This is a predicted structure of a 540-nucleotide part of an RNA (small-subunit ribosomal RNA, 5' domain) from a metagenome. Rfam family: Bacterial small subunit ribosomal RNA. The RNAcentral record of the full RNA draws on SILVA.

[in-house]
Context: one part of a larger RNA
RNA sequence: GAACGAACGCUGGCGGCGUGGAUUAGGCAUGCAAGUCGAGCGACGGCAGGAACUUCGGUUUCUGUACGGAGCGGCGAAAGGGUGAGUAAUGCGUAGGCAAUCUACACGAGAGCCCGGGAUAACUACUGGAAACGGUGGCUAAUACCGGAUGGCCCUGGUUGGUGGCAUCACCGACCUGGUAAAGGGGGGGAUCUUCGGACCUCUCUCUCUCGGAGGAGCCUACGUCCUAUCAGCUAGUUGGUGGGGUAACGGCCCACCAAGGCGAUGACGGGUAGCCGGGCUGAGAGGUUGGCCGGCCACACUGGGACUGAGACACUCCCCAGACUCCUACGGGAGGCUGCAGUCGAGAAUCAUCCGCAAUGGGCGAAAGCCUGACGGUGCAACGCCGCGUGGAGGACGAAGGCCUUCGGGUUGUAAACUCCUGUCACGUGAUGAGAAAUGCAGGGUGCUAAUAACAUCCUGUCUGACAACUCAUGAGAGGAAGUCACGGCUAACUCUGUGCCAGCAGCCGCGGUAAUACAGAGGUGGCAAGCGUUGUUC
Repeated sequence: GAACGAACGCUGGCGGCGUGGAUUAGGCAUGCAAGUCGAGCGACGGCAGGAACUUCGGUUUCUGUACGGAGCGGCGAAAGGGUGAGUAAUGCGUAGGCAAUCUACACGAGAGCCCGGGAUAACUACUGGAAACGGUGGCUAAUACCGGAUGGCCCUGGUUGGUGGCAUCACCGACCUGGUAAAGGGGGGGAUCUUCGGACCUCUCUCUCUCGGAGGAGCCUACGUCCUAUCAGCUAGUUGGUGGGGUAACGGCCCACCAAGGCGAUGACGGGUAGCCGGGCUGAGAGGUUGGCCGGCCACACUGGGACUGAGACACUCCCCAGACUCCUACGGGAGGCUGCAGUCGAGAAUCAUCCGCAAUGGGCGAAAGCCUGACGGUGCAACGCCGCGUGGAGGACGAAGGCCUUCGGGUUGUAAACUCCUGUCACGUGAUGAGAAAUGCAGGGUGCUAAUAACAUCCUGUCUGACAACUCAUGAGAGGAAGUCACGGCUAACUCUGUGCCAGCAGCCGCGGUAAUACAGAGGUGGCAAGCGUUGUUC
C1' cells in the first nucleotide's frame, strides 16, 4: 500500500447492487417448511332435484354433484433447504477403466393385456387404558393381494455357426429342455347384437414383458493433496490361495481350510491440525495465504448402534434399541429432537423480520382445473462492503463584525460571510404511466385422427391471472432538510499561542514532558480523507 462475512470510538443526507451467527455441531417456547390424486376403491356427511310416508317436527328412498373430513390404494416424501462436527483418505481434484454393475419417472422402438379366487381397513358390536394407543367378533371394495393360462428376441442349462478381443471371455444367430407377466380408469359414438348393465368401434391415461439411448448412481486404477522422527518399526482377517456365502456388481466384503506373507527413512505406524475443489486476496511474476457468499463433490442431522420399505436411504421434519436432556402422567406408562424459515435464551468484541406472495422461475401430485411449496420471488433491519449522487452555482471589499496572533504598524480566518442574480439533483407534497405475462385454462375458427360434423391432438385469434410499485414521467414550493473525522517533532502533507511542569499525559519506531513543550491538554490556524474518518485484529 492492498484486502476483510469484521469489531470498537466519533459522526451520519439519498439511491443502486451485494453481504449479514465466523463463538456453544450449546439448549430451545410458538407458527410454518411435503404433499397430492374422487379420471384406482368402498363407505359416511353436505348440497341440489324427484318420489313415498307424516304426529307437519321430520323420516325413508332414488338420482345427480367430488363440496368435506377420515380410510384402503398409487406417486412423491432419497429432491429441494441447512451446517462443517467428523474425515489426512472409505474424501476431494485431474485422467482413465467396468469383458464386474444398477437405474423409478421422462424419451425412441417391439410385443402383450386371458380366466378365476380369498381376504382386509374404513364401518359396526362388545371391550382395555388417565393418555398415547389398542384388543376380540361381524360386514365390504379396488389399478391392494393371491392362483392358473399364454408365452417371446427375457432368465436357466446344453449343442452348434459366425465376428471380435484384454486373460477370465464379449457380441450376433440357429436348435432343444425347464422357468417367468399383466389391471383397469375416463371421454365420445352410427349400424348390428343385448340379460338394457353392456358387448362392439374409436380416442386417451394407466398396466405387463423386452431392447435401445439419455440423464443419474455404484465400484476399480494411476498421479496429486498440511505439520511432526522429542512417533521407527507396524500388521493374525493381517497378506495371498482354494471352496463357499453375500451383493446390482468385483473384492477378506464375510466364513471354513491351507500357506506365511504384507507395509516401512521415496517416512509405514502413531500424534496434532483440517471438509476438498472451481475460485478469492495479495504480488510485476514466481510464490504466499485463504476456501465466507455463488457453483461441483463429500460428510452429518440430540449422542451411539441397527435395519425395514423402496428404482433409489441405512433416510434432517421414517421405524427399532441403548444413552443424556426436556415435557405430560391417574405413577401403570407415554411424548420430543430448528446443523429448514423466522424467533428465543445462553456464551460472545460481534451478525437481521416470530414480514408479504405463490404473480414469475423451478419442484411434487393430478387427464385437467388446481392444490402444496419459509425452494424461490419480494419487502424490512444494519454505512457491513462496493459504486453513484447531493449538502448549491455565479458575482461580491486596497478586505465588515467576531475569533486568533502581533514587533501594536499590522497579519490571518477570507470571496469566506453579509448582499445581488440564478439553478432545482436528492429528500418532501400532488398526479400519472406500467415492464416483469407468457403459457395453462376458457370461447370461436382451421388441420389431423376416425364410420363420424362426438371426443382427442395440434395451430390461429380473443380473453382470464401482479406479492412487489421501486424505477420512470409531469408538476408544486423553496437554498430551504443534509459534514464529519483524523493528523500537524522526524519518518509524513500540515504551526502558533495559552495551560501544565519527568506531573497529568502521549507513543507505530526514534522518542517527547524536570518553567519559554511546533511531540501532553485546550484554542486559533493548517493539511489529509470524506458520508465517512480513525483505531484494533488478520493475510499478502